[in-house]
RNA sequence: GACAAAGGCAAACCCGGGGUGACCCGGGGACGCAAAGCCACGGGACUCGGGUUGGUGGAGCACAACGCCGACGCGAGUCAGCCGGGUUGCCGAA
Numbered sequence: 001g002a003c004a005a006a007g008g009c010a011a012a013c014c015c016g017g018g019g020u021g022a023c024c025c026g027g028g029g030a031c032g033c034a035a036a037g038c039c040a041c042g043g044g045a046c047u048c049g050g051g052u053u054g055g056u057g058g059a060g061c062a063c064a065a066c067g068c069c070g071a072c073g074c075g076a077g078u079c080a081g082c083c084g085g086g087u088u089g090c091c092g093a094a
Stems, first nucleotide, its partner, number of pairs: 001091001008033002013028006031081001037087003041084003044079006051072007
């Protein structure tokens, strides 16, 4: 980064399988991609689980378990086709 050349990958969706889940693997399928190859380093989004706390119900006074809604933070995960970064790679016109 070319109305080049040779190729490559594969979104949504469907089928089968795994996972609590985000999502992943295989097959089909192509929305697209000059790294849509690889890597969780930074940011971000998503999932699961606990904690603290506020409101509300429980509850006619007071109170518990528990339910619902929110805030803060912790732990463990997912996404590289969210962005940045690192790294490897095909071609060789302007």

Predicted 3D model of a 94-nucleotide RNA (c-di-GMP-I riboswitch aptamer) from a soil metagenome. The model forms 94% of the base pairs in the Rfam consensus. The prediction has a mean pLDDT of 86.